[in-house]
RNA sequence: GAAGCCCGCCAGACCGCCGCUGGCGCAAGGGCCGCAAGGCCGCGCUGGAGGAAAGUCCGGACUGCACAGGGCAAGCGCAGGAGCUAACGGCUCUCCACCGCGAGGUGAGGAUCAGAGCAACAGAGACGAGCCGAUUGAGUUCGGGUGAAACGGGCAAUCUCUGCGCGCAGCAACACCAAAUAGGCACACGUUGAAGCGGCCCGCCGAGUGUGCGGGUAGGUGGCAUCGAGCCGGGCGGGCGACCCCCGGCCCAGACAGAUGGCGGUCACGGCGCGGGCAGCCGCGCUGCACAGAAUCCGGCUUAUCGGCGGGCUUCACAC
Numbered sequence: 001g002a003a004g005c006c007c008g009c010c011a012g013a014c015c016g017c018c019g020c021u022g023g024c025g026c027a028a029g030g031g032c033c034g035c036a037a038g039g040c041c042g043c044g045c046u047g048g049a050g051g052a053a054a055g056u057c058c059g060g061a062c063u064g065c066a067c068a069g070g071g072c073a074a075g076c077g078c079a080g081g082a083g084c085u086a087a088c089g090g091c092u093c094u095c096c097a098c099c100g101c102g103a104g105g106u107g108a109g110g111a112u113c114a115g116a117g118c119a120a121c122a123g124a125g126a127c128g129a130g131c132c133g134a135u136u137g138a139g140u141u142c143g144g145g146u147g148a149a150a151c152g153g154g155c156a157a158u159c160u161c162u163g164c165g166c167g168c169a170g171c172a173a174c175a176c177c178a179a180a181u182a183g184g185c186a187c188a189c190g191u192u193g194a195a196g197c198g199g200c201c202c203g204c205c206g207a208g209u210g211u212g213c214g215g216g217u218a219g220g221u222g223g224c225a226u227c228g229a230g231c232c233g234g235g236c237g238g239g240c241g242a243c244c245c246c247c248g249g250c251c252c253a254g255a256c257a258g259a260u261g262g263c264g265g266u267c268a269c270g271g272c273g274c275g276g277g278c279a280g281c282c283g284c285g286c287u288g289c290a291c292a293g294a295a296u297c298c299g300g301c302u303u304a305u306c307g308g309c310g311g312g313c314u315u316c317a318c319a320c
Base pairs, nucleotide, nucleotide: 001316002315003314004313005312006311007310008309009308010307012267013266014265015264016263017262018261020048021047022046023045024044025043026042030041031040032039033038050291054302055301057300058299059298060297061296062170063169064168065167075166076165077164078163079162080094081093082092083091084090095109096107097106098105099104110161111160115159116158117155118154127152131144132143133142134141174222175221176220177219184213185212186211187210188209189208196204197203198202230250231249232248233247234246235245237244238243269288270287271286272285273284274283275282276281
């Protein structure tokens, strides 16, 4: 210098103006919406998307239902060994097999002496010991062109067997508050005339009326966003490693039509064009700046992603 392998990281920065949304503080006086439950409106400070927030594919937290405990069966899933973890089908180390010159990568790697099933072409014969040739006292011994496999085996990515794991549903879970209308229950009154109407000691009309209770729905609040499998920094901490331990600091998005935005400027980066310069390069103009966007939360996997940065390593070439 060229070609590669494996990790880690970034995902434009700053300023101004105008907005959206959560929290805290001040103010406690009022206004608005709603029958209510409850919600909104002021000022100041402050927080406000991701490495995948995505697919919803695994594993959990949480919640409801079911369930005394144990066993068996069915169904589904997993599969070398040892570990990590709350758990896992994830991750780490390692053995083996395969690929690569190598750094490395991939693995659907339990069992074919329990049973069943299967094998293109070729070949006499392809799953069950027969067949052919030679040989022997004797299926006694040896061999059989083909084919991946031939007188023994292979495939469990076919059923099956073995071991292990798994109750079902999911935040539209679930808990609380709670209208209108309709219907339900209880009590009281009522054809010996309720309620309603009129000019109300009377008359008309003719079967319900009143009170209370409880369930569900609309709607509202919680769950839910500040305490967590949390984040950041450190330790010549322990371990090959996944990871664990200790110390210090921090609180870090959050709604129910769904906020996280728009405009302008400067700079950075990429592409194109023009000009200057022998060249490294400089200046100007135009243009671009991916994939994508939380919705109960967390750990993974998978998929999408313009471009860039850092570290370790391999092979080849050259120079010393």

Bacterial RNase P class A from Ottowia sp., 320 nucleotides, folded computationally. It matches the Rfam family "Bacterial RNase P class A". Rfam describes the family as follows. Ribonuclease P (RNase P) is a ubiquitous endoribonuclease, found in archaea, bacteria and eukarya as well as chloroplasts and mitochondria. RNAcentral holds the sequence, with entries from ENA. The gene name in the source record is rnpB. Taxonomically the source falls in Ottowia (Bacteria, Pseudomonadati, Pseudomonadota, Burkholderiales).